This is a predicted structure of a 475-nucleotide part of an RNA (small-subunit ribosomal RNA, 3' major domain) from a metagenome. The full RNA is in RNAcentral, with records from SILVA. Rfam family: Bacterial small subunit ribosomal RNA. Rfam links the family to the GO terms ribosome and structural constituent of ribosome.

Context: one part of a larger RNA
RNA sequence: UGACGGGGGCCCGCACAAGCGGUGGAGCAUGUGGUUUAAUUCGACGCAUGCGCAGAACCUUACCUGGGUUUGAACUGCACAGGACCGGCGCAGAGAUGUGCUUUCCCUUCGGGGCCUGUGUGGAGGUGCUGCAUGGCUGUCGUCAGCUCGUGUCGUGAGAUGUUGGGUUAAGUCCCGCAACGAGCGCAACCCCCGCCAUCUAGUUGCUAACGGUUCGGCCGAGCACUCUAAUGGGACUGCCGAUGUUAAAUCGGAGGAAGGUGGGGAUGACGUCAAGUCCUCAUGGCCCUUAUGCCCAGGGCUACACACGUGCUACAAUGGAGAAUAUAAAGGGUUGCCAAGUAGUGAUACGGAGUCAAUCCCACAAAAUUCUCCUCAGUUCGGAUUGCAGUCUGCAACUUGACUGCAUGAAGUUGGAAUCGCUAGUAAUCGCGGAUCAGCACGCCGCGGUGAAUACGUUCCCGGGCCUUGUACA
Numbered sequence: 001u002g003a004c005g006g007g008g009g010c011c012c013g014c015a016c017a018a019g020c021g022g023u024g025g026a027g028c029a030u031g032u033g034g035u036u037u038a039a040u041u042c043g044a045c046g047c048a049u050g051c052g053c054a055g056a057a058c059c060u061u062a063c064c065u066g067g068g069u070u071u072g073a074a075c076u077g078c079a080c081a082g083g084a085c086c087g088g089c090g091c092a093g094a095g096a097u098g099u100g101c102u103u104u105c106c107c108u109u110c111g112g113g114g115c116c117u118g119u120g121u122g123g124a125g126g127u128g129c130u131g132c133a134u135g136g137c138u139g140u141c142g143u144c145a146g147c148u149c150g151u152g153u154c155g156u157g158a159g160a161u162g163u164u165g166g167g168u169u170a171a172g173u174c175c176c177g178c179a180a181c182g183a184g185c186g187c188a189a190c191c192c193c194c195g196c197c198a199u200c201u202a203g204u205u206g207c208u209a210a211c212g213g214u215u216c217g218g219c220c221g222a223g224c225a226c227u228c229u230a231a232u233g234g235g236a237c238u239g240c241c242g243a244u245g246u247u248a249a250a251u252c253g254g255a256g257g258a259a260g261g262u263g264g265g266g267a268u269g270a271c272g273u274c275a276a277g278u279c280c281u282c283a284u285g286g287c288c289c290u291u292a293u294g295c296c297c298a299g300g301g302c303u304a305c306a307c308a309c310g311u312g313c314u315a316c317a318a319u320g321g322a323g324a325a326u327a328u329a330a331a332g333g334g335u336u337g338c339c340a341a342g343u344a345g346u347g348a349u350a351c352g353g354a355g356u357c358a359a360u361c362c363c364a365c366a367a368a369a370u371u372c373u374c375c376u377c378a379g380u381u382c383g384g385a386u387u388g389c390a391g392u393c394u395g396c397a398a399c400u401u402g403a404c405u406g407c408a409u410g411a412a413g414u415u416g417g418a419a420u421c422g423c424u425a426g427u428a429a430u431c432g433c434g435g436a437u438c439a440g441c442a443c444g445c446c447g448c449g450g451u452g453a454a455u456a457c458g459u460u461c462c463c464g465g466g467c468c469u470u471g472u473a474c475a
Base pairs, nucleotide, nucleotide: 001475002474003472004471005470007469008468009467010466011465012464013463015459016458019423020422021421022420023419026314027313028312029311030310031309032308033307034305035304042052043051063300064299065298066297067296068295069294075123076122077121078120079119080118081117082116083115087102088101089100090099091098092097105114106113107112125289126288128287129286130285134283135282136278137277138276139274141272146185147184148183149182150181151180152161153160154159165176166175167174191266192265193264194263196234197233198232199231206224207223211221212220213219237260240254241253242252243251244250316416320375321374322373323372324371325370332363333362334361337356338355342351343350344349382413387408388407389406390405391404392403393402429451430450431449432448433447434446435445
């Protein structure tokens, strides 16, 4: 100087407390461990475990079995030999592949060259090892308020000071004081979205606001006032008033205001820590393989199942279930696409073909909510697992192993031990909608809106963190 303390002081955080809803019990989905297996590819291990994987039937795929191949699937240099290569058809084969038939070049200075095939050779290739050799990227402490430097001063020195102290703040934020004076990386602001207003533009969005028509639908003419869209600007700064405070910084209350003291949210992650993670994104040193640890192919596996754990979904019901009627979003996507009306089917869906490269058309009926009726507390008109049969769709192909539909079947489950998680406001809870990936496959992920709470006395305690101080046989 740090680190540590079941030392002290001050302070903060959904850290506790106060509340609301969960997990832990059940069924299922999914990931992991373990076990099994020819293989169940690999990585991640307190802050991993719906994680890498924004989607394993083939492919992916790295694993296993079997069949093939050795200048090789892709790329390139040299030498030699030869010729188009590609494509189409047939046969053998699980296919890779082998084999037969067929079709068939360009430029030229006529030397040859381009392109392709074969042989030889130097390279190739490796998701093989080492993340404890590395770059890059990422997690974490933590959006915590810290981490440092120049000069000066003090100390023999390691170092100290500044950065400590008194206030204050979300903040090393600001003020005052001070052997310090300044500065840098962080904080804040500058950036984006939402909330208010104005101007301009537009009209396939909106409007009867004003006029006319009307099939009564902004549908048509007409218009751009309003709404909206999207560009520019304004607006909030403790600016004003009062109180407190040291005349300061600031705090509390008030006015005006759409918004008030960081308005709400996002992006943004200092010096560093964990030899944290990743050699399987990529790049790369070293090592290893080179008729194989490379490459091609078929099938299988990654989907196994006594069990254990994590994360979710659906429930156990009456604030509910079922039937009928009826209202109201936002944000997205769409040409190998989205697919309307209509028709068939109980339905998944099929036929059909209008429109649409989209503020125009489509996906697309939002659902919970509201109104009426039935059910009346039961393993039920709760719950839907499992299983049987019959189908639909995608796709060469749904056996291993897809999703969905109909009929039948109707398990467990009556609110969950010890323990444990999230959340402070348009939040929790609850309700649907969309997107990426994607031929198909979503209870996961990423977004969107609808309805919309309760509680916070307080900081003694648990956890994590910041500052000062103290002890130490630790570095």